[in-house]
RNA sequence: ACGCGUGCUCCGGGGUCGGUGAAAGUCCGAACCGGCGGUGACAGUCCGCGACCCGGCCGGCGUCCGCACAGCGGGCGACGGACGGUUGACCCGGUGGAACUCCGGGACCGACGGUGAAAGUCCGGAUGGGAGGCAGCACGCGC
Repeated sequence: ACGCGUGCUCCGGGGUCGGUGAAAGUCCGAACCGGCGGUGACAGUCCGCGACCCGGCCGGCGUCCGCACAGCGGGCGACGGACGGUUGACCCGGUGGAACUCCGGGACCGACGGUGAAAGUCCGGAUGGGAGGCAGCACGCGC
């Protein structure tokens, strides 16, 4: 240096100008953004994963109730866990051995709660969660 294992840490972008209005970063016109792995060649739109949300199950905890009461059973709640469900959107032309990924053109999509008015871009849950990483550090083992 390399390989394997364990632990910890790190890792998401975007509202600018104008219009209407009492009020809009939410509407209208134009603007801006694109997590992770895969792929015959580079992907927001292909195949998957993650996040939000939903469900039953399991766990300890809290709370309430019942009983033949030093325990047992049941209801409810937030939390945690593995699992399941849900989960948006692309075409045409060109190049090429190969591209829904590149080049040209034209499109499209974006959880939930909040808000003086409807939000991918503001505020909030979130100093959270998290896929994945030929990111970092530490320790152990191998070579």
Notes:
The RNA shown here (FMN riboswitch aptamer (RFN element)) has 143 nucleotides and comes from Jiangella aurantiaca.